[in-house]
RNA sequence: ACCUGAAAAAGGCUACCCCGUGCGAAAGGCGGGGGCGCAAAAUUCCCAUCUAACGGUAUUCUUGCCUAGGGUCGUGGAAUCGCCAGG
Numbered sequence: 001a002c003c004u005g006a007a008a009a010a011g012g013c014u015a016c017c018c019c020g021u022g023c024g025a026a027a028g029g030c031g032g033g034g035g036c037g038c039a040a041a042a043u044u045c046c047c048a049u050c051u052a053a054c055g056g057u058a059u060u061c062u063u064g065c066c067u068a069g070g071g072u073c074g075u076g077g078a079a080u081c082g083c084c085a086g087g
Stems, first nucleotide, its partner, number of pairs: 002087004012038002016034006023028001036074001042080005048072003055066004
């Protein structure tokens, strides 16, 4: 360097729920608690997906529809980095 493995050891993350939030238009995010689980449940990008503020369009004036540059991913793909053990 490459391959394989994992809950052995040291670590890490955290589904979902609860609480808080003068972060946000919303989706969501952030913090705390519990911990379903995860060898990439790390990052980025492409898909996918959520919201629709701004914008566009229609309007019976109420609203509807479209739209991401805003989000999410523990669904998949690609790339990069990464602990331990064995080969």
c-di-GMP-I riboswitch aptamer from a Betaproteobacteria bacterium, 87 nucleotides, folded computationally. The model forms 90% of the base pairs in the Rfam consensus. It matches the Rfam family "c-di-GMP-I riboswitch aptamer". About the family: GEMM was predicted in a large-scale screen for bacterial structured RNA regulatory elements.